[in-house]
Molecule: transfer RNA
Organism: Asbonarchaeaceae archaeon (SeqCode)
């Protein structure tokens, strides 16, 4: 230089193949209850517009192009 994978809440993944209502779960974290207190249990809540830009399209984490950032592998 060149193929190929991966990139989604604070962290760990699902969802991509086969676009379609408010992107789900666990773990952390905030409140409350329970406790004499703390952990565990239990209710509720708050947090990602999907690496980044453009493009198809009624509609895009999803298909497509380019760029970024990690990895393996080839020169």
């Nucleotide at each position: 230089g060149g193929a190929c994978c991966c990139g989604u809440g604070g962290c760990u993944u699902a969802g991509c193949u086969c676009g379609g209502u408010u992107a789900a779960a666990g773990c952390a974290c905030c409140a409350c209850g329970c406790u004499g207190a703390u952990a565990a249990c239990g209710u509720g809540g708050a947090g990602a517009u999907c690496g980044g830009c453009g493009g198809u399209u009624c509609a895009a984490a999803u298909c497509c192009g380019c760029c970024c950032g990690g990895g393996u592998c080839c020169a």